[in-house]
């Protein structure tokens, strides 16, 4: 390193629908609605988790000017404590951060789905489901500059 075999189908911006909003059949009707049943849609990737409790309005951007509306449920989010753990040769406090284990800014750099457009498939339909074609930001990574790199005890020298 290469091939086979077996699990897994991407694995929490996730899951749902009593309100909405649409669609189809049935019914009476001239239609418009209305009943009733049976269905559709209800947030687009990015990125996210050391244990444990406890609180709260749970990152980032992208489309769109809009049902991305309004809801529940959950949650890797952000604070508090508390264990573990990382951060100059031990420990300890204190600080800081969470295995990629200092923080703020500022400049760089790289990545994404939808949406739209083509092709295609499914559905009576609302819808849906595949394949191509384009574009972020936060983290991370480079670069700059600013903070912070402390105390006591031991150890080597």
């Nucleotide at each position: 390193a290469a091939g086979u075999u077996c699990a897994c189908u991407c694995c929490a911006g996730c899951g749902c629908c009593a309100g909405g909003a649409c669609u189809c059949g049935c019914a009476a009707g001239g239609a418009g609605g209305u009943g009733c049943g049976a269905g559709u849609c209800g947030a687009c990737g990015a990125g996210g988790u050391g244990g444990a409790a406890g609180c709260c309005g749970a990152u980032c951007g992208a489309a769109c000017u809009a049902u991305u509306c309004g809801g529940c449920g959950g949650a890797u989010g952000g604070c508090u404590u508390c264990c573990c753990g990382g951060c100059g040769g031990g420990c300890a406090c204190a600080g800081u951060c969470g295995u990629g284990a200092u923080g703020a800014c500022c400049g760089g750099u790289a990545c994404a789905a939808a949406c739209c457009g083509g092709c295609g498939g499914g559905g009576u339909g609302a819808c849906c489901c595949g394949c191509c074609g384009a574009c972020a930001a936060u983290c991370c990574c480079c670069g700059g500059c600013c903070a912070a790199g402390g105390u006591g005890c031991c150890a080597a020298c």
Molecule: glmS glucosamine-6-phosphate activated ribozyme aptamer
Organism: Sphaerobacteraceae bacterium